[in-house]
Overview:
Model confidence (mean pLDDT): 83 of 100. SAM riboswitch aptamer (S box leader), 117 nucleotides, folded computationally.

RNA sequence: GUUUUAUCAAGAGUGGUGGUAGAGAAUUGGCUCAAUGACCCCACAGCAACCUGCAAUAACCUACAAUUGUAAGGUGCUAAAUCCAACCGGACACGAAAGUGUCAGGAAAGAUGUGUU
Numbered sequence: 001g002u003u004u005u006a007u008c009a010a011g012a013g014u015g016g017u018g019g020u021a022g023a024g025a026a027u028u029g030g031c032u033c034a035a036u037g038a039c040c041c042c043a044c045a046g047c048a049a050c051c052u053g054c055a056a057u058a059a060c061c062u063a064c065a066a067u068u069g070u071a072a073g074g075u076g077c078u079a080a081a082u083c084c085a086a087c088c089g090g091a092c093a094c095g096a097a098a099g100u101g102u103c104a105g106g107a108a109a110g111a112u113g114u115g116u117u
Base pairs, nucleotide, nucleotide: 001117003115005113006112007111008110013044014043015042016041018040022033023032024031027086028085029084030083045078046077047076050074051073052072053070054069055068056067057066082109087106088105090103091102092101093100094099
């Protein structure tokens, strides 16, 4: 990289004597962050509980499975819902209509984990 599947409105940040001008995946539009130095990098800290481990729990025992817990290991994450919209249909409001706005949902795309190749 391919593919499968689960999750994605919760949660968690400081420092640097590091680097620079853009950054928030891509396109368009919006909005936001950024020389009071963002994004990125490094250090340390933290969050979470996907995988492994460990512990507990029913049937006589063991194992598996399941549930709950834990946080040692492997990832991940630590501005804003995956920042929002775009495609589909719906409800409501405004409007003579075209249409506009608001709300919630689904899809697509993406991210992360797990299995697969």
Rfam family: SAM riboswitch aptamer (S box leader). Its family is annotated with regulation of gene expression in the Gene Ontology. Of the family's consensus pairs, 94% are formed in the model.